Bacterial RNase P class A from a Deltaproteobacteria bacterium, 362 nucleotides, folded computationally.
The RNAcentral record of the sequence draws on ENA.
Its Rfam family is "Bacterial RNase P class A". It is annotated as a ribozyme.
It is recorded under the gene name rnpB.
Its mean pLDDT, the model's own confidence on a scale to 100, is 77.
[in-house]
């Protein structure tokens, strides 16, 4: 220099003016300071916190999760190892059982899982006709053909009418024994058994674990109204089912009559599993400590609209070729509403950083 692979990070600036929300101070109803989106706020797809109903319990149903150790508040999440399949390679994707049972497997094929005799190959009969070749009936054969995603191990030798793990070397896989390393997944050696079992579990199951349900319209507090009455059913909380538990005479739901009619206030609700730096633990994910900082709070729901300067891409033209000079023109996906950790989707332009191949030079 070429092509890549994996990680990170930015997501304009700045002024000037017209508004918007929140907070504060006040010459109290309008000034004035000050603060105002994201890296994914998004999809709402795991997880949790925090509420409320037993302080969330038992046992069935149903969901989920899936190599091994770890981190974590907690995960289906991250880190690191392991194995398999893949790339020349950096690296990418996958992950429990199909030897416990059950279904399923298009099209083509005879035959698709208790395999299968179309073609072919052998035998035996029987018939024609020139002792071999054709038909026909009867059997044996998975060695050869042909279908196919896939035909019940491979090669070779024996062996046999042909042929078959039928037997026998050696390979490949399984299952079963024992050493060794490793926390463990799993690797490595040394043996025994012709055992040869397709593929699918995001089909039913099997195993091990883990899972109570609703949700900030959870829910608490404050005003104001539902005025009192009269019939008549039900016990209720518990939104899969049963057992428990828990609250009680109050409560829920219909009729009858009467009455109100405000998109009510406040708190939950912004100092936390919080961000930044320094040490120090660990290969890391993360973690301990110490300092410093305070960072949106609407609810008919604010974070916005012009301009000009600067920067950045992108085109074109200029010459004195400089990371220059003039003109044009583009700037994404998106947008807070309890709140964190993750994941996945969307993304205009950029920039760092590690590393792999090929080529040329020295």
């Nucleotide at each position: 220099c070429g092509a890549g692979u994996c990680g990170g990070u930015c997501g304009g600036g700045u002024a000037g003016u017209c508004g918007c929300u929140c907070g504060u101070a006040c010459u109290u109803u309008g000034u004035g300071c000050g603060a105002g989106a994201g890296g994914a706020a998004a999809g709402u797809c795991c997880g949790g916190a925090c509420u409320c109903c037993a302080u969330a319990g038992g046992g069935c149903a149903g969901g989920g999760u899936g190599g091994c150790c770890g981190c974590u508040a907690a995960c289906g999440g991250c880190g690191g190892c392991c194995c398999g399949c893949u790339g020349u390679g950096a690296g990418g994707c996958g992950g429990g059982g199909a030897a416990a049972g059950u279904g399923c497997a298009a099209c083509a094929g005879a035959a698709a899982g208790u395999a299968g005799a179309c073609c072919g190959c052998c035998c035996g009969g029987c018939g024609u006709c020139u002792u071999g070749a054709c038909g026909c009936c009867g059997g044996g054969u998975a060695a050869g053909g042909g279908u196919g995603a896939a035909a019940c191990g491979g090669u070779g030798a024996g062996g046999u009418a042909a042929g078959a793990g039928c037997u026998c070397a050696c390979c490949a896989g399984g299952c079963u024994g024992g050493c060794c390393g490793g926390u463990a997944a799993c690797g490595g050696c040394c043996g025994g058994u012709g055992c040869u079992a397709u593929g699918u579990a995001a089909a039913c199951c099997c195993c091990a674990c883990c899972u109570g349900g609703a949700g900030c319209a959870a829910g608490a507090c404050c005003g104001a109204a539902u005025a009192g009455g009269g019939g008549g059913a039900c016990g209720g909380g518990u939104g899969g089912c049963c057992c428990g538990c828990c609250c009680c005479a109050a409560g829920u739901c219909c009729c009858c009559g009467g009455g109100u009619c405000a998109a009510g206030g406040u708190c939950g609700c912004a100092a936390g599993a919080g961000u930044c730096g320094g040490c120090g633990g660990g290969c890391a994910a993360c973690u301990g400590u110490c300092g410093g900082c305070c960072c949106a709070g609407a609810u008919g729901a604010a974070u916005g609209g012009c301009u000009g300067c600067c920067g950045u891409c992108c085109c074109a033209g200029g010459c004195u070729c400089g990371u220059c000079c003039u003109g044009g023109g583009g700037g994404a996906c998106a947008g807070a509403a309890u709140c964190c950790g993750g994941c996945u989707u969307a993304g205009a332009g950029g920039c760092c950083g590690a590393c792999u191949c090929g080529c040329a030079c020295a």